Model confidence (mean pLDDT): 80 of 100. Guanidine-I riboswitch aptamer from filamentous cyanobacterium ESFC-1, 107 nucleotides, folded computationally. Rfam family: Guanidine-I riboswitch aptamer. Rfam's curators write: This family represents a conserved RNA structure found upstream of the ykkC and yxkD genes in Bacillus subtilis and related genes in other bacteria. The source organism's lineage runs through Bacteria, Bacillati, Cyanophyceae, Oscillatoriophycideae and Oscillatoriales.

RNA sequence: AAUAAAAGCUUCUAGGGUUCCGAUUUAAAGACAAAUUUAAAUGGCAGGUCCGAGAGAAGCAGGCUACUACAACAGUAGUUCCACGGCGGGAUAAAAGCCCGGGAGAU
Numbered sequence: 001a002a003u004a005a006a007a008g009c010u011u012c013u014a015g016g017g018u019u020c021c022g023a024u025u026u027a028a029a030g031a032c033a034a035a036u037u038u039a040a041a042u043g044g045c046a047g048g049u050c051c052g053a054g055a056g057a058a059g060c061a062g063g064c065u066a067c068u069a070c071a072a073c074a075g076u077a078g079u080u081c082c083a084c085g086g087c088g089g090g091a092u093a094a095a096a097g098c099c100c101g102g103g104a105g106a107u
Base pairs, nucleotide, nucleotide: 008060009059010058011057012056015051016050020048021047022045023042024041025040026039027038028037029036062080063079064078065077066076067075068074082102084105088100089099090098
């Protein structure tokens, strides 16, 4: 200098939209004061469900080192670096720090 491999899972958060629930508005029915039911519209509705980070968090697992034990199963401690980033496209109901992507590119 080049090439190859690896960079896991779970929960949560930043964030995201609108299938479902709720909320709001309108219309009709009912009522005839309201409550209620149905349908439609609205996500510049701080909500619930839902999606959700390579470069966010925590935990588990894995790797490496050392010690202890050893018939077998193992156990304990330490360690596990860095990371600027488009345009465009894709999925889902729809969108996004999701996926393409530790990409293109930059240093």